This is a predicted structure of a 72-nucleotide RNA (transfer RNA) from Patescibacteria group bacterium UBA2105. It matches the Rfam family "tRNA". Rfam classes the family as a transfer RNA. Its family is annotated with triplet codon-amino acid adaptor activity in the Gene Ontology. NCBI's taxonomy places the organism under Bacteria, Bacteria candidate phyla. The sequence was found in a public genome assembly. Its mean pLDDT, the model's own confidence on a scale to 100, is 81.
[in-house]
Order: sequence, then structure tokens, then C1' cells
RNA sequence: GGCCCCAUCGUCUAACGGCUAGGACGCGACCCUUUCACGGUCGAAAUCGGGGUUCGAUUCCCCGUGGGGUCA
Repeated sequence: GGCCCCAUCGUCUAACGGCUAGGACGCGACCCUUUCACGGUCGAAAUCGGGGUUCGAUUCCCCGUGGGGUCA
């Protein structure tokens, strides 16, 4: 340098083009307990960046950025 794959809450991970972007762990508050732990309820928290297609994009296309693989 060519080609292929990946990028979503703090972490891991779902999501036929129309979802309130869901779940687990973690975090916070409250309940429970004499206290802690366990358990329960509630809450905060995410789509890598820029364009395009579309009535509508996390999803499709293009260009970047970062990571991985492969060939040289």
C1' cells in the first nucleotide's frame, strides 16, 4: 500500500428502515435488616465523525477516524 471485518450507556451485549434505543453487570436513591451482606423497587447513563438516499437511518451508500485480520 491492496482487500475483508468491526465501532451502541462505565463494561459486556440486543435492536425487519418506523423501538420510549432493550437486557446483564456496575453506579445512585429508597425499602428490607439492630447494622452489613443478600433480596426488592425506582432512577441516571449510549448509537465514532461528516455527507448522501429515504416521508423516516443505530440499520442502506460514500468519505474520514480508530481497532482487528489477511496479502504483499